RNA sequence: CAGGCUGUAGUUUAGUUGGCUAAAACACGCCGUUCGGGACGGUGAGAGCGCCGGUUCAAGUCCGGCCAGCCUGA
Numbered sequence: 001c002a003g004g005c006u007g008u009a010g011u012u013u014a015g016u017u018g019g020c021u022a023a024a025a026c027a028c029g030c031c032g033u034u035c036g037g038g039a040c041g042g043u044g045a046g047a048g049c050g051c052c053g054g055u056u057c058a059a060g061u062c063c064g065g066c067c068a069g070c071c072u073g074a
Base pairs, nucleotide, nucleotide: 001073002072003071004070005069006068007067010026011025012024013023019057028044029043030042031041032040050066051065052064053063054062
C1' cells in the first nucleotide's frame, strides 16, 4: 500500500430476503429456599447496535466515507 472478515448490555453471542416493542446465556440488584453460604426458583434493571453521512414511509440490517481489531498478499 492492496484485499478480506469483525465491531450489538459488564462479558459471550443471536438478530443481516429492511417492517410494532433490539433477544438469549453468564454476570449484577431484590425476594424465596437455607442456621448461613452455594446451588435452585421467581422477579427486576441495564445496550438503540464503532463514528459521520446517504437511501427509504421505515435502517442493527442497504450504500458511501472514516476509526479500531484480526487475517492474507506485496